[in-house]
RNA sequence: GCGCUUAUGGUUUAGUGGUAGAAUAUCUCGUUGCCAACGAGGAGACCCGAGUUCGAUUCUCGGUAGGCGCA
Numbered sequence: 001g002c003g004c005u006u007a008u009g010g011u012u013u014a015g016u017g018g019u020a021g022a023a024u025a026u027c028u029c030g031u032u033g034c035c036a037a038c039g040a041g042g043a044g045a046c047c048c049g050a051g052u053u054c055g056a057u058u059c060u061c062g063g064u065a066g067g068c069g070c071a
Stems, first nucleotide, its partner, number of pairs: 001070007010024004018054001026042005047063005
């Protein structure tokens, strides 16, 4: 330099053109003599920009970052 691939709550991950779910962590309440565990509830995310579309996290293009391969 070229090609491929990945980017989603704090962390790990699912998902699909119609406003995203789980685990874990965290907060509140309950249970307990205390802690842990357990039960109930809450908050928390689609890497950036442009395009297509009635509608983009998803499709296309470019960029950034990580990984792999070739030179």